Predicted 3D model of a 1616-nucleotide part of an RNA (large-subunit ribosomal RNA, half A) from a soda lake metagenome. Model confidence (mean pLDDT): 82 of 100. The RNAcentral record of the full RNA draws on SILVA. Its Rfam family is "Bacterial large subunit ribosomal RNA".
[in-house]
Context: one part of a larger RNA
């Protein structure tokens, strides 16, 4: 270290539970609000009061009327104190109170705040101050006033209004109105008049009593349901959209004006007859036309939707309400057992386990002072009549109609009616007008241009009651509560988290320890179940025991197996057992799972592990099959009634399908159509449907689940970042250069021009702050989601910056980069349409049985998709099929051939041509030139064939027969294929290449062989067996099985390879030499002319050229090599001798050799093998598979002499078909359970193969399973799945500026880290001090140490408790205005809203009154002391004349930049010097402190904290130097540089005279801020983060300087 067992930890699954949800049913209610809502803020309790609940300064409550009857003061324990039978708490009705915000309404405003006016009251000496009430806008009504303009009107003012506003879930009406999407693209179309926005109303809304419908023998307002009907139609006639009449039901209800006519009244006109207009009353209200008008008639009947009262019933609290004991077990009885009772009550809940009789309740009965609902009925009010006549009058006008443009109708412009209307035009008057789907005729229907109207219908935020084959804490709403925590500027987004026990009985007391940690005893309890609490699984982490492991290697298993240990049984007690179990050396075999693929161990995808969650559902329609009912019929829908009450039963025949077809149709009809036809042909006829239910599949819906980038929204939120702009403020050390103007001089006729000076310009120069970001390095799981260091650019300008504002999503802004618009930009963010769509990827959960594919054709904006066919399966039907044999066919492939078409070699012959020769021409000759045709020989062809198979194919006959075929119907999958053999094409007769054809295998196929190796060889796995025989292939060892015979090979050839090469070797064969002596070896010779000639410096056999003779010889080259400068020299050829039998050269062939170089070490699998364990040939054995056989068993199909035999079969992906297991809930039946349910941890055993079942043991402590059926949120290993937990990496990286620590002492349980001291170091235009913003208690004191603090911690910006912020003058408001905002009236706009006048807000600006010192732990211009100032009021005094208030006017307030000048004098430096200060006062005087003060600190004392304090130094003042802020005027330049109020002056008006002015005294002076941090550990950056953050001061030395370096004060050493 592995495995196993046991015991634990961690963790929170499982089981059980339910406070909470989800879905319905029946009622109620359908609003609330200026009498101040909804919703909030802030308060409110005797306590420690933070949250929730209640309430509102009368504040967990007050009054009263009822109920009720013993305890009560919410959650919420406890303490204290109270209330209550004189009736509390509690419940209900009606009242009172009800801060502030909010429509918010006196004005304002950054919601919960600020500031007012008037009246009344309180209060003060007075002003102050306080309380109550009123004061918004619009509209309506009334009144009073009142312009231009005479009457008048507009306007203004006053009074009155329970008027309006705002809010609220869905439903409703109207206005505006998308896109994703579908159409496999897209534009008409669709999505859809949907989403969204806006306006308005009600409990419902809308619609509604025909200028209707549409053709009937007609109907008779509207609305809703069923049906008609997916019909008629519409439609790129695509996708899709889709009526109506009619029928059946629900509910029913009808009316009123305008006008004609009459009358009254007011006004106007007038010709004084009258007419016109407005208002009022009567009259009148419709289509078989009606009414007016004239004549006659009608006062009783009927009705109502109006008002008031009101029976009854109900709502808002309640009351009465039956009946049980014992026994056993137990902690507890409701359980068990025994004996009883009640029931109009056996619904439900609770009580220490399961209760009709214990409690609350339930059935039934009953009840209201007060308020509300209902409305029998009563009264009032209102409505309610006809008949005849027909001369005249009336009956809705910018209307109907028409034209153009649109919309809406199911209806897309169409033949397009009807309806609505933007523009234009424009009637008639009952003998009229509109309509009946263009239009016309005829015939019908109706009566427009005014209005009202219940019910049936839609919805549920809310209240009450009830129900569920709904969930049970990852479920159910997001929430067992929370729109909380948290995130975001904002709109907006948005969690997690339940359980002790019956009862807290919540562990007294003791011990360990620094322990408020934790633990051990003791105690409680039925049990520690101990508040990290029921059960308590797994991952993960430990401990103990057994066993194995230190020469050995891998899918971690499986099959064997020695050994060690445990256990059981039996007996002989140390043995036995084929008992059970743990580990296991060693051996055999063996490369996970999923997905996707031709193909994966793959080094292709996915998963760290565990637990929980997680994906084909539902509705409607259709089609097919199974089952069931009825059947020439079957069936109801809406609805109605009943009921045991939400589940049924009955009624309901509207309607649907079927019973008859055919035709375009009229039509005809067992036939019809076509046709001249009686012909022919086409479609039919000779009967089965229909309803329900279950299952398969499809369509429409999100439709198996998850997943885009996008699109749209007349929906919103954002300019705290950033871009630009507006308003108002601020900032820029220091140095350099030296423009114009000007002055002087020179110069000119005068100018020009030049020089010097002065001067101080500039998108000037150098360079800090500041702004930027050039280069590099570092960083890059950072210190930092853009930084650091060094370097660099600009730095008076087109500069930088603060505060407040403005502009925004197809929009803004942009010195322009597609930049920026909150870490987001070629169209922000949030929400919604939305579950967009996804021909794409991934995932898709239990078992078994039967069969079992495809990767092809055609088509395709098609190629990775789809449709049809092919191939699969299931059902039904039918009676054939494949194969084999025989016979008969056609063919033009392989082959072959050259007869055709072509190609093509050699030769011959020979036209033609070329060359050469000859030639004046004609011609001729010649040719190793090209060459047709022809001949001979030898050839070639996919697009040649005089020929021509094998196979294949077709047909017939026979055989064959459940291995198969065919037909119809349901359901698929497949359209990426791969290799290998053969036949081809492409390519290079390359490819593990590509593309066809034809077989096989893989795919979807295991087993054996090929070492290993989808596609090769053998062979097709139902299960079991320690049986047998074989296939391919093997038989020395690894490794099962071998021997023999005859040869070959020496190369480890075997056990990779070519051209080419080679005296390797075997076999065969040809030829030459050879005893007349071969070949090889050895010994000898190898000469002479001559150094051949030429050439050459030389050339002598041997540089080169020419020749290569001759002689002597046994033989010997004018030399085949080596060699020399040239010679020389050494060999060879050739000859002799010696030797003594074969030798040489070829050809064919077997086996070998070389050729043969690559990166870690390998081309037998390794060892090893040589008359073999290699090769060839022959022979005989054996091994060898999941093949075959044997034995046993299971299942499927078939047959039969049928309950048992026989035969055949059972690999399998996509896929089809079938049978089962398990989970949750429901019903019925019978059961189990405190003597212990479920769950959890083990587990014998069972099971037809499996999914599974399960006695028993432990834990656990209350429910649970079985059988038969039913219903589904029904089965998990994978989705870079979701949530939680736990690992790994790993005790690893890191611990955030390298400005730095060290020592001692103290405290403590413990000190690198806390405190103190000392030394050291760092900053010092800061890393010091003071403010603004922002934060919001971080400030101070005491205590604490769990967590936070990157370590530690006694410490802290942490936790707990207590304390702390004091203003007439500081800042803000009670004063003013800028940009900009809002905005009465007004203008514009479908709406929402936009703009804007008067006004009113709005600082970053204007105006405006305090200084010094002291003091606290923490505040101070605020408290205290002292000394001032501003304003109001009162009183007193003075002064004398005229203001005060409001409005108007004027001046003023009131302004740029740059420059220098003057003034000013803080501060610093240097020098000098040693004196007093405070209080009080008019001044002296007095008193107090003291040499003001700071530092130093000898020595002494001490309560250890300090105290006294010698000595020494500095210092206030003064002088000198430098000189900041501030102030003033001036100069120059062009870019020409806020407003208003306060304040001053003048004028007008009203009221008042107790007014106004000066001085003094007294008195008064409101609200808010004020702590602390503030270049940072407290702000913005997720952090105690190297970043960012406006302003002021900022000493000394050096220096021009705020540069640089050092340093003071002060602050730090950067939390390992």
């Nucleotide at each position: 270290g592995g495995c196993a067992a046991c015991a634990g930890g961690u963790g929170g699954a499982u089981g059980c539970c339910u406070u909470g949800g989800c879905g319905a049913u029946a009622a109620g209610a359908g609003g609330c609000g200026a009498u101040g809502a909804a919703g909030g803020a802030c308060g409110u309790g005797g306590c420690a009061u933070a949250g929730c609940u209640g309430c509102g300064a009368u504040a967990a409550g007050c009054u009263u009327c009822g109920g009720g009857g013993a305890g009560c003061g919410g959650u919420a324990a406890g303490c204290a104190c109270g209330c209550u039978u004189u009736g509390a708490u509690c419940c209900g009705g009606a009242g009172a109170u009800u801060u502030c915000c909010g429509a918010a309404u006196g004005g304002g405003g950054c919601a919960a705040c600020c500031c007012a006016a008037c009246g009344u009251c309180g209060g003060u000496a007075a002003c102050a101050c306080g309380a109550c009430g009123u004061u918004a806008c619009u509209c309506c009504c009334a009144g009073c006033u009142g312009a231009a303009u005479a009457c008048a009107u507009a306007g203004g003012c006053u009074g009155g209004g329970u008027a309006g506003a705002g809010u609220g879930a869905a439903c409703c009406u109207g206005c505006u109105g998308a896109a994703u999407u579908g159409a496999a693209a897209c534009a008409u179309c669709u999505u859809a008049g949907u989403a969204a926005g806006c306006a308005g109303a009600g409990g419902a809304a809308a619609a509604g009593a025909a200028a209707g419908c549409g053709a009937a023998u007609g109907c008779g307002a509207u609305u809703c349901c069923c049906u008609u009907a997916g019909u008629a139609g519409u439609g790129g006639c695509g996708a899709a959209c889709g009526a109506a009449a009619g029928g059946g039901g629900a509910a029913c209800a009808g009316c009123c004006c305008a006008a004609a006519c009459c009358g009254g009244u007011a006004g106007g006109a007038u010709u004084u007859a009258u007419c016109c207009u407005g208002c009022c009353g009567g009259g009148g209200u419709u289509g078989u036309a009606g009414g007016a008008c004239u004549u006659c008639g009608u006062u009783g009947u009927g009705g109502u939707a109006c008002u008031u009262c009101a029976a009854u019933a109900g709502a808002u609290a309640g009351g009465a309400g039956a009946a049980g004991g014992a026994u056993c077990u137990g902690g507890a009885a409701a359980g068990u057992u025994c004996c009883g009772g009640c029931a109009g009550a056996g619904a439900g809940g609770g009580u220490g386990a399961c209760a009709c009789c214990c409690c609350c309740g339930u059935a039934u009965c009953u009840g209201a002072a007060a308020u509300c609902u209902u409305g029998c009925g009563a009264a009032g009010a209102c409505c309610u009549a006809g008949a005849a006549g027909u001369a005249u009058c009336c009956u809705g006008a910018g209307u109907a109609g028409c034209a153009c443009g649109g919309g809406a109708c199911a209806c897309g412009u169409g033949a397009a009616a009807c309806c609505c209307u933007g523009u234009g035009u424009g009637a008639a008057u009952c003998u009229g007008c509109g309509c009946a789907g263009a239009c016309c005729a005829c015939u019908g229907c109706g009566u427009a241009a005014g209005g009202c109207u219940a019910a049936a219908u839609a919805c549920u935020a809310c209240u009450u009651a009830u129900c569920g084959a709904c969930c049970g804490a990852u479920a159910g709403c997001g929430u067992a509560u929370a729109g909380u925590a948290c995130c975001g500027u904002g709109a907006g987004g948005g969690a997690a988290a339940g359980g002790u026990g019956a009862a807290a009985a919540g562990u007294a007391c003791c011990c360990c320890u620094g322990u408020u940690a934790g633990g051990g005893g003791a105690g409680u309890u039925a049990a520690a179940a101990g508040u990290a609490c029921c059960u308590g699984a797994a991952a993960c982490c430990u401990g103990u025991u057994g066993u194995c492991u230190a020469c050995a290697a891998g899918c971690u298993g499986u099959c064997g197996a020695a050994g060690u240990c445990c256990u059981c049984a039996a007996u002989u007690u140390a043995u036995u057992g084929u008992g059970g179990g743990a580990c296991a050396a060693c051996g055999g075999c063996g490369u996970a799972c999923c997905u996707u693929u031709u193909g994966c161990a793959u080094a292709a995808u996915g998963g760290g592990c565990c637990c929980g969650g997680g994906a084909g559902u539902u509705a409607u329609u259709g089609u097919c099959a199974g089952c069931g009912g009825c059947a020439a019929g079957c069936u109801u829908a809406a609805g109605u009634g009943c009921u045991u009450a939400c589940g049924g039963c009955a009624c309901g025949g509207a309607g649907g399908c079927g019973u008859a077809g055919u035709g375009a149709a009229a039509g005809c009809g067992a036939g019809c159509c076509u046709g001249a036809a009686u012909a022919g042909g086409g479609c039919g006829a000779c009967g089965a449907g229909u309803c329900g239910u279950u299952g398969g599949c499809a369509a429409u819906a999100g439709a198996c689940c998850c997943g885009a980038a996008a699109c749209g929204g007349a929906g919103g939120u954002g300019a705290u970042c950033u871009a630009c702009c507006c308003a108002u403020g601020g900032c820029c050390a220091g140095g350099c250069u030296g423009a114009a103007c000007c002055u002087c001089g020179a110069g000119u006729a005068a100018a020009a021009u030049c020089g010097a000076g002065u001067g101080g310009a500039g998108g000037g120069c150098c360079g800090a702050a500041c702004c930027g970001g050039u280069g590099a390095a570092c960083c890059u799981u950072g210190a930092g989601a853009a930084g650091u260091u060094c370097u660099c650019g600009g730095a008076u300008g087109a500069g930088c910056u603060g505060u407040g504002g403005g502009u925004u999503g197809g929009a803004g802004u942009g010195a322009a980069a597609g930049g920026c618009u909150a870490a987001u930009c070629a169209a922000a963010c949030c929400c919604c349409g939305u579950a967009a769509u996804a021909g794409c990827u991934g995932g898709u959960u239990c078992u078994u049985u039967c069969c079992g594919a495809a990767a092809u054709a055609u088509a395709u904006u098609u190629a990775g998709g789809u449709a049809u066919a092919g191939c699969g399966u299931c059902a039904u039907g039918u009676a054939u099929a494949a194969g084999c044999g025989a016979u008969g066919g056609g063919g033009g492939u392989a082959g072959a051939g050259c007869a055709c078409u072509g190609a093509a070699a050699a030769g011959g012959c020979u036209a033609g041509g070329g060359g050469g020769c000859u030639u004046a021409c004609c011609g001729g000759c010649u040719u190793a030139c090209c060459a047709a045709a022809c001949c001979u020989u030898a050839u070639c062809a996919a697009a040649c064939u005089c020929c021509g198979a094998a196979u294949a194919c077709c047909a017939u006959c026979g055989u064959g027969g459940u291995u198969a075929g065919c037909a119809u119907g349901g359901c698929a999958g497949u359209c990426a294929g791969a290799c290998u053999g053969u036949g081809g094409g492409g390519g290079a007769u390359a490819a593990g290449c590509u593309u066809c054809a034809u077989g096989g295998u893989c795919g979807a196929g295991a087993g054996g062989g090929a070492a290993a190796c989808a596609g090769c060889c053998c062979a097709g796995a139902c299960c079991a067996c320690c049986a047998a025989c074989u296939a391919a292939g093997g038989u020395c060892c690894c490794u099962a099985a071998u021997c023999g015979u005859a040869u070959c090979u020496c190369a480890g050839u075997g056990g990779a390879a070519a051209a080419g090469g080679a005296u390797g070797u075997g076999a065969a064969u040809u030829u030459u030499c050879u005893u007349u002596g071969a070949c090889a070896g050895u010994g000898g010779g190898g000469a002479u002319g001559u150094u051949g000639g030429c050439u050459u410096a030389g050339a002598g056999g041997c540089a080169g050229c020419c020749a290569c003779c001759a002689u002597u010889u046994a033989a010997a080259c004018a030399a085949a090599g080596c060699g020399u400068a040239a010679u020389a020299g050494c060999u060879g050829a050739c000859c002799c001798a010696u030797c003594g039998a074969g030798a040489g050269a070829g050809u064919u062939u077997g086996c070998g050799c070389c050729g043969a170089a690559a990166a870690u070490g390998a081309u037998c699998g390794g060892g090893a093998c040589u008359u073999a364990a290699g090769a060839u040939a022959c022979g005989a054995a054996c091994c060898g598979a999941a093949g075959u056989u044997g034995u046993g068993g299971a299942c499927u199909c078939c047959g039969c002499u049928u309950u048992g035999c026989g035969g055949a079969g059972u690999g399998g992906u996509a896929g089809g078909a079938a049978a089962g297991c398990g989970u949750u809930c429901c019903a019925g039946c019978a059961g189990c359970a405190u003597c212990g349910a479920a769950g959890c941890a083990g587990a014998a055993a069972c099971g037809g193969u499996a999914a599974g079942u399960g006695a028993c043991u432990g834990u656990g402590g209350a429910g649970c399973g079985g059988c038969u059926g039913g219903a589904a949120g029904u089965g998990a290993g994978a989705a870079u799945c979701c949530g939680g937990g736990c690992a790994u990496g790993a005790g690893u990286a890191a611990c955030g500026a390298u400005a730095a620590a060290u020592a001692c002492g103290g405290u403590u349980a413990a000190a690198a880290u806390c405190c103190g001291u000392a030394u050291c170091g760092c900053c010092g235009u800061a890393a010091g001090g003071a403010u603004a913003a922002g934060g919001u208690u971080u400030c101070c004191u005491g205590g604490g140490g769990a967590a936070g603090g990157c370590u530690c911690g006694u410490c802290c910006g942490c936790c707990c408790a207590g304390g702390g912020u004091u203003a007439g003058u500081c800042g803000g408001g009670a004063g003013c205005u800028a940009a900009g905002g809002c905005g009465a009236g007004g203008c514009u706009g479908u709406a929402a809203a936009g703009c804007g006048u008067a006004g009113u807000c709005g600082a970053u600006g204007c105006a405006c009154a305090u200084a010094c010192g002291g003091u606290u732990a923490a505040u101070a211009u605020u408290c205290c002391g002292u000394a001032a100032c501003c304003g109001g009021c009162u009183u007193g005094c003075a002064a004398c004349u005229a203001u005060a208030c409001u409005c108007g006017a004027a001046a003023g307030g009131a302004c740029a930049a740059a420059g220098g000048u003057c003034u000013g004098g803080a501060a610093c430096u240097g020098g000098c010097a040693a004196u007093g200060g405070c209080u009080u006062u008019g001044a002296u005087a007095u008193g107090c402190c003291g040499g003001a003060g700071a530092c130093u600190g000898a020595a002494g004392c001490u309560a250890c904290g300090g105290c006294u304090g010698a000595u020494g130094u500095c210092g206030c003042a003064c002088c000198a130097g430098u000189g900041a802020a501030g102030g003033a005027a001036c100069u120059u330049u062009c870019a020409a540089g806020a407003a208003a109020a306060g304040c001053u002056u003048c004028g007008a008006g009203c009221u008042u005279a107790c007014u106004a002015u000066g001085c003094a005294a007294g008195u008064c002076g409101c609200c808010c801020g004020u702590a602390c941090c503030g270049c940072a550990a407290a702000c913005c950056g997720a952090c105690a983060c190297a970043g960012g953050u406006a302003u002021c001061c900022g000493g000394g030395a050096u220096g021009a300087g705020u540069a640089u370096u050092c340093u003071a004060a002060g602050g730090c050493g950067c939390g390992u």